Record summary
Predicted 3D model of a 350-nucleotide part of an RNA (small-subunit ribosomal RNA, central domain) from an uncultured prokaryote. The coordinates come from a structure-prediction model, not an experiment, and the mean pLDDT is 89.
Context: one part of a larger RNA
RNA sequence: CUGGGCGUAAAGGGCGCGUAGGCGGCCUGGUCAGUGAGAAGUGAAAGCCCUCGGCUUAACCGGGGAACUGCUUCUCAUACUGCUAGGCUAGAGUGUGGGAGAGGAGGAUAGAAUUUCCGGUGGAGCGGUGAAAUGCGUAGAGAUCGGAAGGAACACCAGUGGCGAAGGCGGCUCUCUGGACCGAUACUGACGCUGAGACGCGAAAGCUAGGGGAGCAAACAGGAUUAGAUACCCUGGUAGUCCUAGCUGUAAACGAUGGGCACUUGGUGUUGCGGGUAUCGACCCCUGCAGUGCCGGAGCUAACGCAUUAAGUGCCCCGCCUGGGGAGUACGGUCGCAAGGCUGAAACUC
Numbered sequence: 001c002u003g004g005g006c007g008u009a010a011a012g013g014g015c016g017c018g019u020a021g022g023c024g025g026c027c028u029g030g031u032c033a034g035u036g037a038g039a040a041g042u043g044a045a046a047g048c049c050c051u052c053g054g055c056u057u058a059a060c061c062g063g064g065g066a067a068c069u070g071c072u073u074c075u076c077a078u079a080c081u082g083c084u085a086g087g088c089u090a091g092a093g094u095g096u097g098g099g100a101g102a103g104g105a106g107g108a109u110a111g112a113a114u115u116u117c118c119g120g121u122g123g124a125g126c127g128g129u130g131a132a133a134u135g136c137g138u139a140g141a142g143a144u145c146g147g148a149a150g151g152a153a154c155a156c157c158a159g160u161g162g163c164g165a166a167g168g169c170g171g172c173u174c175u176c177u178g179g180a181c182c183g184a185u186a187c188u189g190a191c192g193c194u195g196a197g198a199c200g201c202g203a204a205a206g207c208u209a210g211g212g213g214a215g216c217a218a219a220c221a222g223g224a225u226u227a228g229a230u231a232c233c234c235u236g237g238u239a240g241u242c243c244u245a246g247c248u249g250u251a252a253a254c255g256a257u258g259g260g261c262a263c264u265u266g267g268u269g270u271u272g273c274g275g276g277u278a279u280c281g282a283c284c285c286c287u288g289c290a291g292u293g294c295c296g297g298a299g300c301u302a303a304c305g306c307a308u309u310a311a312g313u314g315c316c317c318c319g320c321c322u323g324g325g326g327a328g329u330a331c332g333g334u335c336g337c338a339a340g341g342c343u344g345a346a347a348c349u350c
Stems, first nucleotide, its partner, number of pairs: 004321003007304002012318001014201003021194003025088007033081002035077008049065006091191001092188004096183003103177005109171001115149007125136002162169002206247006215241002220236004258317006266295011299306002323350003332343004
């Protein structure tokens, strides 16, 4: 390279946006570049292959043929691809009317609880565990009542419920703002799909500077346990967790399943919107579109399982895999303040 693959065996990029590139709907005309057919020229000789012949055979040599799958030119064909001109509306999009939503950013604000402080009552324990001890408490703890401060998180509602591309998003309210869905229709007229690079987003932890610090809690200290106990349990406790600005760019970033389009028996929930039927009713029944679950058929699969939300049947584009260890290491490059990230071997060994 060919071929085969990527849910769990090696393998889907964490996610988006989009450049080049690849691929691309229906109808008509033109062109004839690709494509197809025919012809001509060329494709040296030798060699290979077929055949005939010459040395006694063979190797070897000689004659003839085929082949040289290619290139160039000319003629013809015009279905398909390309180019070009015109048209179309089924793809895509815009306008219009609706309702749903923890989608995002900023501001304001409520209550419960924990902790601390102040005051009242009260008087001996509290706390903690398997059991204890460290710890707190007669300088009045714990309990209880009143007051104050401060930070963080939002019980119930809450739901294989919703929203978002992913990470993720949950008290209430205001402002700004993105996307999706449904209905009826008007408009644009292929404007599409994918996407190497590039660019942006990206949990937690971590880093820089400034703030903040209630609870929790790496490190650390003490008490236990134990043969030991640098742990599990307990009492404390600092970074951190929170906010602002910036950096980092990773993850079991998982559905371990890239994106788009089309097609292919069913059953049963649920969310949003619509239509029908019908009513006292939140309902209920039939049905369409869009999402989200479960169960199963064909088919697929090594099996498990997947099964209209495919891992089925096809097409287009990207990423990735090629025995285990060495190793996501070394070296080089590049990014980063650092930690480290990205790219990424070999010797050797089984």